[in-house]
Molecule: transfer RNA
Organism: Candidatus Bathyarchaeota archaeon
RNA sequence: GCCGCGGUAGCUCAGUCCGGGAGAGCGUCCGGCUGAAGACCGGAUUGUCGGGAGUUCAAAUCUCCCCCGCGGCA
Numbered sequence: 001g002c003c004g005c006g007g008u009a010g011c012u013c014a015g016u017c018c019g020g021g022a023g024a025g026c027g028u029c030c031g032g033c034u035g036a037a038g039a040c041c042g043g044a045u046u047g048u049c050g051g052g053a054g055u056u057c058a059a060a061u062c063u064c065c066c067c068c069g070c071g072g073c074a
Base pairs, nucleotide, nucleotide: 001073002072003071004070005069006068007067010026011025012024013023020057027045028044029043030042031041032040050066051065052064053063054062
């Protein structure tokens, strides 16, 4: 330098194929339960969807550029 895959909540990830509600589990906080804690139950918590631009009524999703990580080729 070229090719492929990936970047979404504090953490692990789904959602992208085929555009239309931003979600799950874990964690954290509060309450219940308990002598206390764990487990369990209820509630809450948090996102510029890596950055920018474009297309569109509408973009995590499509297009272009850039950044970062991993792998391959040279």